[in-house]
RNA sequence: GCCUCUUUAGCUUAGUGGUAAAGCAUCGGUAUCGUAAACCGGCGACGUCAGUUCGAUUCUGACAAGAGGCU
Numbered sequence: 001g002c003c004u005c006u007u008u009a010g011c012u013u014a015g016u017g018g019u020a021a022a023g024c025a026u027c028g029g030u031a032u033c034g035u036a037a038a039c040c041g042g043c044g045a046c047g048u049c050a051g052u053u054c055g056a057u058u059c060u061g062a063c064a065a066g067a068g069g070c071u
Base pairs, nucleotide, nucleotide: 001070002069003068004067005066006065007064010024011023012022013021018054026042027041028040029039030038047063048062049061050060051059
């Protein structure tokens, strides 16, 4: 220098163009003499900027970060 892949919640992952999901974590509550476990509920996210589309996490491009490969 070129090519490929990845980027979604604090962490690990789902999501075939039409309401963003779950587990763990965190917070509140129930229960207990008390604590933990258990049960119920809440908070919290689509890397950035453009494009296509009635509508984009999803398709396209550039950029950023990370991983791998070639020379």